Predicted 3D model of a 350-nucleotide part of an RNA (small-subunit ribosomal RNA, central domain) from an uncultured prokaryote.
Context: one part of a larger RNA
RNA sequence: CUGGGCGUAAAGGGCGUGUAGGCGGAUUGUUAAGCAUGAGGUGAAAGCCCGGGGCUCAACCCCGGAAGUGCUUCAUGAACUGACAAACUAGAGUUGGUGAGAGGUGAGCGGAAUUCCAGGUGUAGAGGUGAAAUUCGUAGAUAUCAGGAGGAAUACCGGAGGCGAAGGCGGCUUGCUGGGGCCAAUCUGACGCUGAUGCACGAAAGCGUGGGGAGCAAACGGGAUUAGAUACCCCGGUAGUCCACGCCGUAAACGAUGAGUACCAGCUGUAUAAUAUAAAGUUAUGUGGCGCAGUUAACACGUUGAGUUGAGUACUCCGCCUGGGAAGUACGGUCGCAAGACUAAAACUC
Numbered sequence: 001c002u003g004g005g006c007g008u009a010a011a012g013g014g015c016g017u018g019u020a021g022g023c024g025g026a027u028u029g030u031u032a033a034g035c036a037u038g039a040g041g042u043g044a045a046a047g048c049c050c051g052g053g054g055c056u057c058a059a060c061c062c063c064g065g066a067a068g069u070g071c072u073u074c075a076u077g078a079a080c081u082g083a084c085a086a087a088c089u090a091g092a093g094u095u096g097g098u099g100a101g102a103g104g105u106g107a108g109c110g111g112a113a114u115u116c117c118a119g120g121u122g123u124a125g126a127g128g129u130g131a132a133a134u135u136c137g138u139a140g141a142u143a144u145c146a147g148g149a150g151g152a153a154u155a156c157c158g159g160a161g162g163c164g165a166a167g168g169c170g171g172c173u174u175g176c177u178g179g180g181g182c183c184a185a186u187c188u189g190a191c192g193c194u195g196a197u198g199c200a201c202g203a204a205a206g207c208g209u210g211g212g213g214a215g216c217a218a219a220c221g222g223g224a225u226u227a228g229a230u231a232c233c234c235c236g237g238u239a240g241u242c243c244a245c246g247c248c249g250u251a252a253a254c255g256a257u258g259a260g261u262a263c264c265a266g267c268u269g270u271a272u273a274a275u276a277u278a279a280a281g282u283u284a285u286g287u288g289g290c291g292c293a294g295u296u297a298a299c300a301c302g303u304u305g306a307g308u309u310g311a312g313u314a315c316u317c318c319g320c321c322u323g324g325g326a327a328g329u330a331c332g333g334u335c336g337c338a339a340g341a342c343u344a345a346a347a348c349u350c
Base pairs, nucleotide, nucleotide: 004321005320006319007299008298012318014201016199017198021194022193023192025088027086028085029084030083031082033081034080035077036076037075038074039073040072041071042070049065050064051063052062053061054060091191092188093187095184096183097182098181103177104176105175106174107173108172109171110154115149116148117147119145120144121143125136126135162169163168206247207246208245209244210243211242215241216240220236221235222234223233258317259316260315262308263307266290267289268288269287270286271285272284273283274282275281294301295300323350324349325348332343333342334341335340
C1' cells in the first nucleotide's frame, strides 16, 4: 500500500468539545483544475517480449521491431467532482408558545434509625453462633421512659419509570444554571457531518494540606473452625468512607455493539407532549418485550440492526485488529508528590 475484519473468536478510543484534514442538499449560468477523446514531444543504452541472423547446437552475441501502462504540450467535450457568480428551502440553526425530568451547582431546613452522654424505672444476665468462646454486666449492663450531642444516609412513593455526552444523578425548600421534547412556521440561507494533534470532563480505590468522624470497615488484635486456617463465622478495631482545596486518569469506564444521514412488514407495554380531547384512537420523541424480510459460524440481531444502499474503492469520517506465550512487559520518552499512567518492542519458545 492492498485485502478481509472489529456484540461473544484478535479488534470501537471511557466520554465530550473542536483545530487541520476528509466528505457534503437542491437550481441556473460561466470556467475547464480533476475527468474523457485525439494529436505532437519525451520516456538513454543494455535487459524483458516478437521477428531474423552469427559462433557445429545451446548458453552467449548481433540486427530490426514492439513495449515502456508515465510525464508534458496543444486542440476538443462539459454529464459528474472542483472553482466563480446568482438565486432556493427539504439539512442545520433562529423566533413564538407549551410542558416533563434523581441534569449540574450553592445555601437553608426536616423526620426515622444507629452510636455516645447525663438522668428515671428495674435486676441478673446480655450479646453472639451450626454450636461456642473471646466481649459487655452487681462499679448496675441488656430492656424501658423522657432529655441532650454528633455524623452519615435519605424507608414508603420507586417503576423493564425519568434525566445526563459518558462517569453518573434519589428527603424537602430556594438562588444561579445546562440540555433535550412537542406545537406553530417568524427569520437566516448549507451556516452541515466526521474529526488526527489539542483542550475539558471522567466511578471506586489511592495521594497531599486542613477539618470531621455516628455507623461501616482493608490492615491489625483476639475467639472459634480445621490436619493446618496468614480465610470463610464471631468479638474488637485503624486508615478509609464524609467536607474544602489540589492531584491521580484508571475499571467487565459494557449494549463487551464509534459518530452521522437516507431506506426497509408488523404486534404489544410504558414515559412526555400534541390532537375533537370523556373514552377509544392517531401523531411525534424517547424507553422496553416479541417478530417478517434480511443478516449471522452459531448464539442471536431485527425501524434503538449485527438488514439495505445501484456506476469509480466499499454511503461519509474517525479509532482499532493481523497466531499463542514472552507482554501491555523491558528499554527510551512524556506526565505524576508517590502509587503509577500513556506510548511500546525483541531475543527465545510452541